The RNA shown here (c-di-GMP-I riboswitch aptamer) has 93 nucleotides and comes from a Planctomycetota bacterium. It matches the Rfam family "c-di-GMP-I riboswitch aptamer". Rfam describes the family as follows. GEMM was predicted in a large-scale screen for bacterial structured RNA regulatory elements. Of the family's consensus pairs, 82% are formed in the model. Model confidence (mean pLDDT): 81 of 100.
Parts: sequence; C1' cells; structure tokens
RNA sequence: CCUCGACAAAAGCAAACCGGCCGCAAGGCCGUGUGCGCAAAGCAAAGGGCCGAAGGAGCAUUAGAAAAAUCCUUCGGAAGCCCGGCUGCCGAA
Repeated sequence: CCUCGACAAAAGCAAACCGGCCGCAAGGCCGUGUGCGCAAAGCAAAGGGCCGAAGGAGCAUUAGAAAAAUCCUUCGGAAGCCCGGCUGCCGAA
C1' cells in the first nucleotide's frame, strides 16, 4: 500500500412512525422527537430495475362513446434494490 473488517477505540449516518414546511404526486427539507438498521447508509441517477405525473398506443369489431391491465414517450423521484464508478475514518487477525 492492497485485500479484509475485530465482543478494539474514537467519531458518524438514520428506516418506520410523530410534528412543522415544500411538492399535483412519487418524494424532499427541518426537529435540542425516536432508533429499524449501516464499515461507505459519503458522492454520483449516465447500466438494469423500481416509484410518480402528463401525453400517446391499446382495450375499441361501436350508431356515438368509454374504464383497467399492458406498452411507448417526456418530465420528475429514490444511492437504505442490484451491478459498476469516485472519495474517505480506524487498524486486530
């Protein structure tokens, strides 16, 4: 230094819920609330997948109309879904 991650030490983050605010929504921010969990639960949404909104296709063979599943496009969200990338604290085996 790399891999790795201890019944080590020090520090750190914060799921769900609750309160306040923002957003059509997904969701976000704050809390001198709480603590499921995390050795990258730090950054990054450009790979796969997921979530929301709007539009379109479809349903749709009708006199005229028309819902859902599903698919497509655009815009948005999430890094605590997976893979990969960047950076970083400590140091037993």